A computed fold for an 85-nucleotide RNA from Methylotenera sp., annotated as c-di-GMP-I riboswitch aptamer.
The source organism's lineage runs through Bacteria, Pseudomonadota, Betaproteobacteria, Nitrosomonadales and Methylotenera.
The sequence was found by an Rfam model in a public genome assembly.
Order: sequence, then structure tokens, then C1' cells
RNA sequence: CCAAAUUUUUGGCAAACCCGUUGAAAGACGGAGACGCAAAGCUUCCGGCCUAAUGGUAUUUACCUAUGGUAGCGGGGUUGCAAAG
Repeated sequence: CCAAAUUUUUGGCAAACCCGUUGAAAGACGGAGACGCAAAGCUUCCGGCCUAAUGGUAUUUACCUAUGGUAGCGGGGUUGCAAAG
């Protein structure tokens, strides 16, 4: 830009990758960027998963461990938007 279908809006959030900062790491925050999400708003109460600084075991390099993290892994709690009844 064109075609078809629909007529439930206004809008919201922001994955990966990249850049910067931070952290032992997992990761987090900010910028840019959109994979997706009707709670992908908030919240670690429960489970799962990730990391292993610290501590422990073992012995030359491993294993265990959350008090760290993940709410975009589920459950729970709580708040909000739209439509219908």
C1' cells in the first nucleotide's frame, strides 16, 4: 500500500539481542528494542527452578548448602480495566 473478515474501546506491560551501571554469581536497574501477555499490576505465604559468596565435606579440584534470585514457572493473597447478566 492492497484485499478479506470483524466492529469489545481507550489504552497498559515489555521477552530476546545491544549499550551502560551494579553484583561473587544467578540476576537486578536504566536506555534502546518488541517476543509475547486479559492481570506479563503488586506481594516470596507454599512448591519448583537458578546461583554458591559464606560455611561444611573432600583433596587439587569437585560436591553439598540460601540467608541471594526468579512474580514473564506454577499455586495463594491483594488491586485494577472492559463487556454481559